[in-house]
RNA sequence: GCCCAAGUAGCUCAGUGGCAGAGCAACUCCAUGGUAAGGAGUAGGUCGGAGGUUCAAUCCCUCUCUUGGGCU
Numbered sequence: 001g002c003c004c005a006a007g008u009a010g011c012u013c014a015g016u017g018g019c020a021g022a023g024c025a026a027c028u029c030c031a032u033g034g035u036a037a038g039g040a041g042u043a044g045g046u047c048g049g050a051g052g053u054u055c056a057a058u059c060c061c062u063c064u065c066u067u068g069g070g071c072u
Base pairs, nucleotide, nucleotide: 001071002070003069004068005067006066007065010024011023012022013021018055026042027041028040029039030038048064049063050062051061052060
């Protein structure tokens, strides 16, 4: 230098045009003589960044940043 993959909640990841979700973690409550396990709930997101297409973009297109892998 070229090619490929990934980037979404604190962490691990779903979601392939139409309200952003799950598990774990955090917080509150229930429950127990108490702890753990268990149950119910709450909060937490500029979907890496910018632009474009579209009535509508996490999703499609372009550029760019970061990370990983491959080729030379």

About this RNA:
Model confidence (mean pLDDT): 82 of 100. Transfer RNA from a Candidatus Colwelliibacteriota bacterium, 72 nucleotides, folded computationally. Rfam family: tRNA. It is annotated as a transfer RNA. The source organism's lineage runs through Bacteria, Bacteria candidate phyla and Candidatus Colwelliibacteriota. RNAcentral holds the sequence, with entries from ENA.